[in-house]
RNA sequence: GGGUCCAUAGCAUAACGGUCAAUGCAUCCGGCUCAUAACCGGCGGAUUGCAGGUUCGAAUCCUGCUGGACCCA
Numbered sequence: 001g002g003g004u005c006c007a008u009a010g011c012a013u014a015a016c017g018g019u020c021a022a023u024g025c026a027u028c029c030g031g032c033u034c035a036u037a038a039c040c041g042g043c044g045g046a047u048u049g050c051a052g053g054u055u056c057g058a059a060u061c062c063u064g065c066u067g068g069a070c071c072c073a
C1' cells in the first nucleotide's frame, strides 16, 4: 500500500427496513441467614463508534472517517 470482518447497556450477545431496540450476567433494592456466599423476588440502565446520504420510515442499505482483529504484499 491492497483486501476481508467487527463496533448495540458496566460485561456477553440478540434484533425481516416498521409497535416502546430484546435477553442473560453484573450493579442497585428487598427476602432468606447469626453473618457472608449461594438461592428467590423486583427496579432502573442505550443518542446502536463518529459524520453524511438513500427512504414515508435506518441498529439494519450506501459513502467517508475513527478504533480493533485477520490475510496478502
Base pairs, nucleotide, nucleotide: 001072002071003070004069005068006067007066010025011024012023013022018056028042029041030040031039049065050064051063052062053061
Notes: Model confidence (mean pLDDT): 82 of 100. Transfer RNA from an Aggregatilineales bacterium, 73 nucleotides, folded computationally. The sequence is in RNAcentral, with records from ENA. Rfam family: tRNA. Its family is annotated with triplet codon-amino acid adaptor activity in the Gene Ontology. The organism belongs to Aggregatilineales, within Bacteria.